[in-house]
RNA sequence: AGAGUCUGAUCAUGGCUCAGAUUGAACGCUGGCGGCAGGCCUAACACAUGCAAGUCGAGCGAGAAAGCACUUCGGUGUGAGUAGAGCGGCGGACGGGUGAGUAACGCGUAGGAAUUUGCCCAGUAGUGGGGGACAACAUGUGGAAACGCAUGCUAAUACCGCAUACGCCCUAUGGGGGAAAGAAGGGGAUAUUAGGACCUUGUGCUAUCGUACCAUUAGCUAGUUGGUAGGGUAAUGGCCUACCAAGGCAACGAUGGUUAGCGGGUCUGAGAGGAUGAUCAGCCACACUGGAACUGAAACACGGACCAGACUCCUACGGGAGGCAGCAGUGAGGAAUAUUGCGCAAUGGGGGAAACCCUGACGCAGCAAUGCCGCGUGUGUGAAGAAGGCCUGCGGGUUGUAAAGCACUUUCAGUUGGGAAGAUAAUGACGUUACCAACUGAAUAAGCACCGGCUAACUCCGUGCCAGCAGCCGCGGUAAUACGGAGGGUGCAAGCGUUAAUCGGAAUUACUGGGCGUAAAGCGUACGUAGGCGGCUUAUUAAGUCGGAUGUGAAAGCCCUGGGCUUAACCUGGGAACUGCAUUCGAUACUGGUGAGCUAGAGUGUGAUAGAGGAUAGUGGAAUUCCCGGUGUAGCGGUAAAAUGCGUAGAUAUCGGGAGGAACAUCAGUGGCGAAGGCGACUAUCUGGAUUAACACUGACGCUGAGGUACGAAAGCGUGGGGAGCAAACAGGAUUAGAUACCCUGGUAGUCCACGCCCUAAACGAUGUCAACUAGCCGUUGGGAACUAUUAAUGUUCUUAUGGCGCAGCUAACGCGAUAAGUUGACCGCCUGGGGAGUACGGCCGCAAGGCUGAAACUCAAAAGAAUUGACGGGGGCCCGCACAAGCGGUGGAGCAUGUGGUUUAAUUCGAUGCAACGCGAAGAACCUUACCAGGCCUUGACAUCCCAAGAAUCUUUUAGAGAUAAGAGAGUGCCUUCGGGAACUUGGAGACAGGUGCUCCAUGGCUGUCGUCAGCUCGUGUCGUGAGAUGUUGGGUUAAGUCCCGCAACGAGCGCAACCCCUAUCCUUCGUUGCCAGCACGUAAUGGUGGGAACUCCAGGGAGACUGCCGGUGACAAACCGGAGGAAGGUGGGGAUGACGUCAAGUCACCAUGGCCCUUAUGACCAGGGCUACACACGUGCUACAAUGGGCAGUACAGAGGGGCGCAAUACCGCGAGGUGGAGCCAAUCCCAGAAAACUGCUCGUAGUCCGGAUCGGAGUCUGCAACUCGACUCCGUGAAGUCGGAAUCGCUAGUAAUCGCGAAUCAGAAUGUCGCGGUGAAUACGUUCCCGGGCCUUGUACACACCGCCCGUCACACCAUGGGAGUGGGUUGCAAAAGAAGUAAGUAGCUUAACCUUCGGGAUGGCGCUUACCACUUUGUGAUUCAUGACUGGGGUGAAGUCGUAACAAGGUAGCCGUAGGGGAACCUGCGGCUG
Repeated sequence: AGAGUCUGAUCAUGGCUCAGAUUGAACGCUGGCGGCAGGCCUAACACAUGCAAGUCGAGCGAGAAAGCACUUCGGUGUGAGUAGAGCGGCGGACGGGUGAGUAACGCGUAGGAAUUUGCCCAGUAGUGGGGGACAACAUGUGGAAACGCAUGCUAAUACCGCAUACGCCCUAUGGGGGAAAGAAGGGGAUAUUAGGACCUUGUGCUAUCGUACCAUUAGCUAGUUGGUAGGGUAAUGGCCUACCAAGGCAACGAUGGUUAGCGGGUCUGAGAGGAUGAUCAGCCACACUGGAACUGAAACACGGACCAGACUCCUACGGGAGGCAGCAGUGAGGAAUAUUGCGCAAUGGGGGAAACCCUGACGCAGCAAUGCCGCGUGUGUGAAGAAGGCCUGCGGGUUGUAAAGCACUUUCAGUUGGGAAGAUAAUGACGUUACCAACUGAAUAAGCACCGGCUAACUCCGUGCCAGCAGCCGCGGUAAUACGGAGGGUGCAAGCGUUAAUCGGAAUUACUGGGCGUAAAGCGUACGUAGGCGGCUUAUUAAGUCGGAUGUGAAAGCCCUGGGCUUAACCUGGGAACUGCAUUCGAUACUGGUGAGCUAGAGUGUGAUAGAGGAUAGUGGAAUUCCCGGUGUAGCGGUAAAAUGCGUAGAUAUCGGGAGGAACAUCAGUGGCGAAGGCGACUAUCUGGAUUAACACUGACGCUGAGGUACGAAAGCGUGGGGAGCAAACAGGAUUAGAUACCCUGGUAGUCCACGCCCUAAACGAUGUCAACUAGCCGUUGGGAACUAUUAAUGUUCUUAUGGCGCAGCUAACGCGAUAAGUUGACCGCCUGGGGAGUACGGCCGCAAGGCUGAAACUCAAAAGAAUUGACGGGGGCCCGCACAAGCGGUGGAGCAUGUGGUUUAAUUCGAUGCAACGCGAAGAACCUUACCAGGCCUUGACAUCCCAAGAAUCUUUUAGAGAUAAGAGAGUGCCUUCGGGAACUUGGAGACAGGUGCUCCAUGGCUGUCGUCAGCUCGUGUCGUGAGAUGUUGGGUUAAGUCCCGCAACGAGCGCAACCCCUAUCCUUCGUUGCCAGCACGUAAUGGUGGGAACUCCAGGGAGACUGCCGGUGACAAACCGGAGGAAGGUGGGGAUGACGUCAAGUCACCAUGGCCCUUAUGACCAGGGCUACACACGUGCUACAAUGGGCAGUACAGAGGGGCGCAAUACCGCGAGGUGGAGCCAAUCCCAGAAAACUGCUCGUAGUCCGGAUCGGAGUCUGCAACUCGACUCCGUGAAGUCGGAAUCGCUAGUAAUCGCGAAUCAGAAUGUCGCGGUGAAUACGUUCCCGGGCCUUGUACACACCGCCCGUCACACCAUGGGAGUGGGUUGCAAAAGAAGUAAGUAGCUUAACCUUCGGGAUGGCGCUUACCACUUUGUGAUUCAUGACUGGGGUGAAGUCGUAACAAGGUAGCCGUAGGGGAACCUGCGGCUG
């Protein structure tokens, strides 16, 4: 310090997630030791038991017993003035616990005045003299108990007078009130009492500043605010009472609600901040719940008292007792938190004169890895790189110097012995202490998580979208580095992971430090209140500001620096810091306040100017419609086409007249005016603002603007008018699968006016208002001045308004650019992921519609912006192709052949499936092939290598069997040799292994198809862009072509195109057999048959030729195109081979190869038989036809290219024929296959199911072959089916082509209508590119990128989830009005009672009890508010793999979309009105 995640890729926005640190933690696995620290975060839930506050005999009176000793047995002494109890004093207000309440003077901070302060210290004064009681105790008595009651006795430092008294209190200034305690003593000292002063400490009070969230809490308040008087208190004060006044608080957030103890600090962070408030120390509050008081220095009191309530316990049922949020401990709750321990030795506290007693404060120990820190689990050596594991390419690699082995050591743990400090004389719980020494023996001691990226670390096996993982992205559907296991590795380590939580990263609430044109975000617009900010000069002040000093900011903690524990954690000394507040002294530039001035901001006055600025009244013409009349006749109207509608009752058309309403053509313009909405005929009246010129005046009067007020399109609402046209709703007609729409015909609200509401729009420049500054250029509108000029016109300058480019700068980019989105200042508004949702609830407004304000649960990892490359469009432009068109011939109908689907079957083996599968793999299934089926049979195997043994190999043959096979018989002894043996072959045996047409082409190689023989696809360098990318490759021409030329921030290059290659068309040359024969000879019935020839044809080598080369025209002086000449051929002459980058997970594991998986007496091998040939059906590809351009018969003619030794086979003979017999010739330019057929010449048939057509079937044969039944081909005789040119639809072809005719070959024993070749005959048509299909280039839009076979919206149905409404129901809190009234306090007091004092002895004073009144807790009633839970039913929302209906949006999305509003409709939606361009 960043990283992952939206996209095909990019930048930016924006959320989510991760890496870090931390914790009072918990859970999982594991666990050696020690030091230090912390340990109920939940039920302020309930508590058994023990302990946690007592002490003082030097305040007081009284005072045992057991035991022991003695004994006269009665007792005495001792225990002992002890224990225990009581009166009295001090302490139980500290210490300890908890965080329920509290949003407050509770806390923090800095101050203050009107207070008190026990014990302690210092000083001053005094300490005299009396009195009466009550406990204890005794007796009696009540009660189960707790606990009393009555009578009697008694002491005090208990209580009460009196005397005295100050510097005390009160006061009317005259006066009045007011204390004490003793004990001991020779004295002093000590102690005590009273009031006062000072210091210190604590308490109470006041008060500056700070102190959570909600405005969907906006008004609150009657003791309320103030005053006077009184009461009360330690003290101020409405603290309380009476009277008077009507105030007080609040947008700088009162009141209300929710939550919460506060700060020092702690965690995090660079900091600013954010979160938090365990332990430690400070403050507060509380003590079962509520209330009220007493005592006291201090309490309204945790281990005191009273009352009420709930709960628990005891009970003899009458009544009593209790309060762990003290320490342990128990139950409960919970994910979760310890011992009913030791000791007062230390520190501290209470009492005491002290000894001492008490102390669950505290000091220690125990439990649990809860955390931090330290140590250990050995060290060195050790390669045969052991064994084992794992992997493997089988060679090895790795675990790994790791282990073993050898040599050492003993920290820790263990055993034994010694042994501190903590203590200052004594006293040590800790303590089997720390620490030291000795001994034993590697001995007692390693796990956890992770290994796809982020993020360090990789392989095998298992599993097969299953099981599972997951923090985010995501993994898993048979080769998973992501699941589970293993090996290995990485990280940390007595721990490691997970979960939860906080901060960080997050500049993701932005003070430091963000934004608002399009990403979320500028209020629709203006005026204006509070507030914020504010021109120039001068004087003053010193509030802000700056500086110094002082006080405070507790300690601890953090930081720095020393010291102590072996180190560290930890403890400790010192310093710094605590960024703050207060007081005080200075400074005066700036800001503020005050005073005085100024004119540059702002405004006023005067003269001009332009304008759809506003309001009211009036006037006008064109047009639509309607009415009346004339002319006139059959249609009009409307649409893509129609129909509804109107019209013979006279429409439409046309002419004249009239009525009525609404809107104002042309001018008209990125023209004008207005704050915005908005404003358009003309005239008049009233009226707002702006601009300009020159002076005069006022003198900062200004800017912005939360709340507030006003205006605010269209639609809509109310009342009353008006109503021509248009037109939601509605009706009808069309379209359609449907059409609640688009189109058409009608048509009502409405649109118009007046008055009153509504208050929203894509109310947009998606850009708040004001001000200043910052290059230029070109327009437009209105006005003014100066100059040129005689005027006008024109030009220049200034200003205002309004537009287009553009520099700098800004921006994510697009873009903005003096009218800023630039550089700055002032103020306001708004934003913080998408959805849920501008919804719900609440409030305010509205007649309603609805508007304004405005959440949450839940859910997702995205959602949005700009730009890029593609793809796509029922977008555009240009161009091509048998793509259409123009033609010719077919398919689809029939029969058959063949392939496929389907069905069938024991099996009908497998693959290919839109174009690009279907006469395809298969260039040929009777057996074989063959992979399939049933049966038989073999197991190192049919095939390969290695080892051992035997045998040559091989051939002939018998028997059994369907055969494989099994059992025999016979013949036969080879080759090389260094004589050991070796090579080949056969048989037998053992195991390594063979074998698999088993699976996976979605693990692969290779090969192939397709787009497509389409013209494209890229690279280097440079340049542009943040980048993806662009440029080049676009543009203007041209081409079959990214072919070429020109231009150009590009310049070049590569793969493609073309050419080079083959065939063919012409010529030349060379060669001349097997081919040829013109001329010359010979010969035959005839034939290049023979001699010969080398001319021709031909063969096969080499060359020539064609290049837009030439001419004319067009073009840009180019490329090129058009026409022409010459030429066998002319513009790539015609064919072929040749297939760029890539696409389709295209096809093939069954051509071959190959990874992985699977089978191994079988999924391998062999055998005979069957099947692949089945057959209600459907489709593809073909053949033959339907006939006369033909069929049949007879005759005659002309090819090319091939094949032939397991071969082609002639002449001849036989057979009607297939063929047979036979075998000349030929290893082929020689011989053979081999007769070409259509054509031509005759004859016949005469439009018919035929002399067409040949299927099917019967019979007889031939050939191949081991074999022709399933299941071959052919021949002959007979039979003679459908079919008379083929629906929708669809295919091929542009010239030697289509069509038509035959011939050959491969495969092959045999078996083509298929395939591949060959020649013969030989057309028609192309105007053209509108349309269909496919393709190329440029451009445009996009919400697509699996790329339109895309994406995507809403209803309905189903499941689940959270939520709103809901008759209500049940709790909690609380307001108001009442009732009620325990205990207590205060007041009053007729009753009862009363020791001290007074007394005239009667009594009085005083106190107590009782009663009454006031206040008041619990409790009760009524009525509200609020909150939580629940509720039949119901509303929408979200999520879900494949449901239903449509197709609304994205392309012109097929009716452009969207916004507001209104109506309608199953649903997306449709329509009207106005607006926007996104």
A computed fold for a 1478-nucleotide RNA from an uncultured prokaryote, annotated as small-subunit ribosomal RNA. The sequence is in RNAcentral, with records from ENA. Its Rfam family is "Bacterial small subunit ribosomal RNA". Its family is annotated with structural constituent of ribosome and ribosome in the Gene Ontology. The prediction has a mean pLDDT of 83.